[in-house]
Predicted 3D model of a 78-nucleotide RNA (c-di-GMP-I riboswitch aptamer) from Geomobilimonas luticola. The organism belongs to Geomobilimonas, within Bacteria. Of the family's consensus pairs, 100% are formed in the model.
């Protein structure tokens, strides 16, 4: 330093589902609330999915709790 993650410590996010708002929607914001995570941090770059535009290979969008790449980061046993 890397890899790795324990019935370890101490922290942390926060599904469903309900109120309240914002959007044509996908989905999003705050408040409850756990179903679950060792990256459930951050990031639409690749893939993918979704949603609008009557359709669309075009176009605007949305998912980071689908994967991958990139980035900086707790804690310490085997």
């Nucleotide at each position: 330093u890397u890899c790795u993650g324990a019935c370890a410590a101490g922290a942390g996010c926060a599904a469903a589902c309900c109120c309240g708002g914002a959007g044509c929607g996908a989905u999003c914001c705050g408040g409850g609330g756990a179903c679950g995570c060792a990256a459930a941090g951050c990031c639409a770059g690749g893939g993918g999915c979704c949603u609008c535009g009557c359709c669309a290979u075009c176009g605007a969008g949305g998912c980071a709790g689908c994967c991958c790449a990139g980035u900086a980061g707790c804690c310490g046993a085997a």
Overview: The prediction has a mean pLDDT of 84.